[in-house]
Context: one part of a larger RNA
RNA sequence: UUGGGUUUAAAGGGAGCGUAGGCGGACUAUUAAGUCAGCUGUGAAAGUUUGCGGCUCAACCUUAAAAUUGCAGCUGAUACUGGUCGUCUUGAGUGCACUCGAGGUAGGCGGAAUUCGUGGUGUAGCGGUGAAAUGCUUAGAUAUCACGAAGAACUCCGAUUGCGAAGGCAGCUCACUGGACCGCAACUGACGCUGAUGCUCGAAAGUGCGGGUAUCAAACACGAUUAGAUACCCUGGUAGUCCACACAGUAAAAGAGAAAUACUCGCUGUUUUCGAUAUACGGCAAGCGGCCAAGCGAACGCAUUAACUAUUCCACCUGGGGAGUCCGCCGCCACCGGUGAAUCUC
Numbered sequence: 001u002u003g004g005g006u007u008u009a010a011a012g013g014g015a016g017c018g019u020a021g022g023c024g025g026a027c028u029a030u031u032a033a034g035u036c037a038g039c040u041g042u043g044a045a046a047g048u049u050u051g052c053g054g055c056u057c058a059a060c061c062u063u064a065a066a067a068u069u070g071c072a073g074c075u076g077a078u079a080c081u082g083g084u085c086g087u088c089u090u091g092a093g094u095g096c097a098c099u100c101g102a103g104g105u106a107g108g109c110g111g112a113a114u115u116c117g118u119g120g121u122g123u124a125g126c127g128g129u130g131a132a133a134u135g136c137u138u139a140g141a142u143a144u145c146a147c148g149a150a151g152a153a154c155u156c157c158g159a160u161u162g163c164g165a166a167g168g169c170a171g172c173u174c175a176c177u178g179g180a181c182c183g184c185a186a187c188u189g190a191c192g193c194u195g196a197u198g199c200u201c202g203a204a205a206g207u208g209c210g211g212g213u214a215u216c217a218a219a220c221a222c223g224a225u226u227a228g229a230u231a232c233c234c235u236g237g238u239a240g241u242c243c244a245c246a247c248a249g250u251a252a253a254a255g256a257g258a259a260a261u262a263c264u265c266g267c268u269g270u271u272u273u274c275g276a277u278a279u280a281c282g283g284c285a286a287g288c289g290g291c292c293a294a295g296c297g298a299a300c301g302c303a304u305u306a307a308c309u310a311u312u313c314c315a316c317c318u319g320g321g322g323a324g325u326c327c328g329c330c331g332c333c334a335c336c337g338g339u340g341a342a343u344c345u346c
Base pairs, nucleotide, nucleotide: 003318004317005316006315008299012314014201015200016199017198021194022193023192025088026087027086029084030083031082033081034080035077036076037075038074039073040072041071042070048066049065050064051063053061054060091191092188093187094186095184096183099180100179103177104176105175107173108172109171110154114150115149116148117147118146119145120144121143125136126135162169163168206247207246208245210243211242216240220236221235223233259312260311261310262309266291267290268289269288270287271286272285274283295302296301319346320345321344328339329338330337331336
């Protein structure tokens, strides 16, 4: 490299948009590039294969034929692929009508709790633990009542629920805004799928600058525990946690399952539509779940939301360690990220 693979054994890119490229629906006509057929030329010799022959045989040698699967040209074939003209509607999109939701961004508002402050009541403890101590407290704490302030998060509802490409999204309300499904079948007429490079988004922690700081809390300090205890437990406590604007670009970024299309036995729960009427029964479509048949699988298991049967395109794997390291290059304010070996060793 081929082959074979990628839930858990090595292996799906964190996610999307999209360039080149690859692949691509139905029906005519045309072309003849790919494809197929025949012919012509060429495909040196040696070598190879086969037949005869020469050295007593053989190796070796001579001769003839074949092969030389290729390339070019000519003449044809036209199913398929490609090119071109035209047509179509089922893929895709638009429209109309309706529904859905913690989808996003920005503003306003709310109550409980927490901490702090002021005042009242009240008196000797409070707090904490396995047990304690550090700590707080007669300068009146803890507890309790009233009032005030601040910041952060939204109890119940709440769910195997819903939405989003992923990350993720949950008090109420308003403004702006993205999306999806069902139904109709009016319009466009293959406009599609995937997608190297690229661009954008991307939890938490982290970085820069300016705010904010109630709680919690790396670091740090103290009290314990212990042989020790740079920990687990306790009392404190700074970055941070929050906001604005920039950066960073990684996660067990997981369904450890890339995306798209088609097909394939059933049962059941649930969300949202539709089907003239109905709370019923049964049906249809799109999701979210559970169980199973065939099939698949090393097994666990998967099973119309496939890990089944097929097709297309991208990404990735090729024994363990060394190592996601070194070197180089690229990016970053920095931390660090991306790319990514070898010697050696088992």